[in-house]
RNA sequence: GAAGUAAGCUGGACAAUCGCGCAUAUGGAAUAUGUGAGGAAAGUCCGGGCUCCAUAGGGCAGGAUGCCUGUUAACGGCAGGUGUCGGCGACCAUAAGGAUAGUGCAACAGAAAAUAAACGCCGCAAUUCUUGCGGUAAGUGUGGAAAUGUGCGGUAAGAGCGCACAGCGCGGUAUGGUAACAUACGGCGCGUGUAAACCCCAUCCGGAGCAACUUUGGGAAUGUUAAGGCUGCCCGUCGUUUUCCCUCAAAAGGCUUGAGCCGUCCGGUGACGGACGGACCAGAUAGAUGAUUGUCCAAGACAGAACCCGGCUUACAGGCUUGCUUCAUUU
RNA sequence: GGGGGUGUAGCUCAGCCGGGAGAGCGCUUGAAUGGCAUUCAAGAGGUCAGGGGUUCGAUCCCCCUCAUCUCCA
Numbered sequence: 001g002a003a004g005u006a007a008g009c010u011g012g013a014c015a016a017u018c019g020c021g022c023a024u025a026u027g028g029a030a031u032a033u034g035u036g037a038g039g040a041a042a043g044u045c046c047g048g049g050c051u052c053c054a055u056a057g058g059g060c061a062g063g064a065u066g067c068c069u070g071u072u073a074a075c076g077g078c079a080g081g082u083g084u085c086g087g088c089g090a091c092c093a094u095a096a097g098g099a100u101a102g103u104g105c106a107a108c109a110g111a112a113a114a115u116a117a118a119c120g121c122c123g124c125a126a127u128u129c130u131u132g133c134g135g136u137a138a139g140u141g142u143g144g145a146a147a148u149g150u151g152c153g154g155u156a157a158g159a160g161c162g163c164a165c166a167g168c169g170c171g172g173u174a175u176g177g178u179a180a181c182a183u184a185c186g187g188c189g190c191g192u193g194u195a196a197a198c199c200c201c202a203u204c205c206g207g208a209g210c211a212a213c214u215u216u217g218g219g220a221a222u223g224u225u226a227a228g229g230c231u232g233c234c235c236g237u238c239g240u241u242u243u244c245c246c247u248c249a250a251a252a253g254g255c256u257u258g259a260g261c262c263g264u265c266c267g268g269u270g271a272c273g274g275a276c277g278g279a280c281c282a283g284a285u286a287g288a289u290g291a292u293u294g295u296c297c298a299a300g301a302c303a304g305a306a307c308c309c310g311g312c313u314u315a316c317a318g319g320c321u322u323g324c325u326u327c328a329u330u331u
Numbered sequence: 332g333g334g335g336g337u338g339u340a341g342c343u344c345a346g347c348c349g350g351g352a353g354a355g356c357g358c359u360u361g362a363a364u365g366g367c368a369u370u371c372a373a374g375a376g377g378u379c380a381g382g383g384g385u386u387c388g389a390u391c392c393c394c395c396u397c398a399u400c401u402c403c404a
Stems, first nucleotide, its partner, number of pairs: 001327010012296007020036007038302001042313002045311005050209004057235004062205005067081005082096001083094002086091001097200002102198002104194003118140002120136007148166006167190004172185005213253004217246005226240001228238003261278007297300001332403007341356004350387001358374005380396005
């Protein structure tokens, strides 16, 4: 210098005028002051808080997850590792239990798609331009996939039939590791693939969702051998209310101080945890966060809260930073 | 804001268990008729919403995205 790989940051700034939501102050109106979108606020794909149903009980059904260890409030997330795959490499990908529990499927082609035999090879018999019976799985050929591969022996021809080496699987011992697993040495076996097909095994899951739910009225009906609730079914259980109308966009609460944020230090490879200090940082309910003008620059992408939080996924113009790898050149 | 569903020919829909992409109406051409309609015969027309994965193979199974419908005070 070129090519690449991994991670991170930023994503207009300033000023003036007008306007909007919320909080506080003054008795109200009005005014003043303060404050006012994101890394994804999105998709709603997971997990949790919170609320009601019973502080969420048992069984069946159903669903989710699926190498190991850790982390966390929890998770299908994340971190570190193991195995496998791709790349010269940095690095990347990985829904990664079980096909020897059972069932199913494998179109077309092919003899045959899992109790193999069409052509071929060998033996026997005969009616000999061949036919029948038996043996065989080397060769032909089809297919995504063909019954371990190569060599030697062996045989009528052949064959893991035997042996050597190799591959794969199962189980054993020793060593290392918390473990997944790795390495070494014996043993046994070779009946394919598919579980993002049914299923089996292990673990986990009660249902609904802030339009949840709570409070603020009147009237009517029904009620203890009963109605009804526990949101698929059964059991079991609760123990007095339940339903309808006026009645709907009623009003208020839920609503934002939080498993949160910022800084420093400590523990840990890391996810993360702990200690100390600091700030208060939207909360609407037809729904605010905008418009105009001017200056500057690198000329501004994707996009906008509606109960909250932790993740994942998806969208994103341009600019910037750092680590590492390979190749070339120079010293 | 929060649940649930559906995307296949121009329109309405089948295809549920993975192997051929189909039906009715419509369209085009021809026949029949003096002409039109009805009728008969033949034909064209598909990114199975888009992308990725599993599998030998995907409309179908799984994941992401888009569009559209519907319910909840």
Two RNAs folded together computationally: RNase P RNA and transfer RNA, 404 nucleotides in total. The coordinates come from a structure-prediction model, not an experiment, and the mean pLDDT is 76. It holds a member of the Rfam family "Bacterial RNase P class A". Gene Ontology terms of the family: dimeric ribonuclease P complex, ribonuclease P activity and tRNA processing. The family's RNA type in Rfam is ribozyme.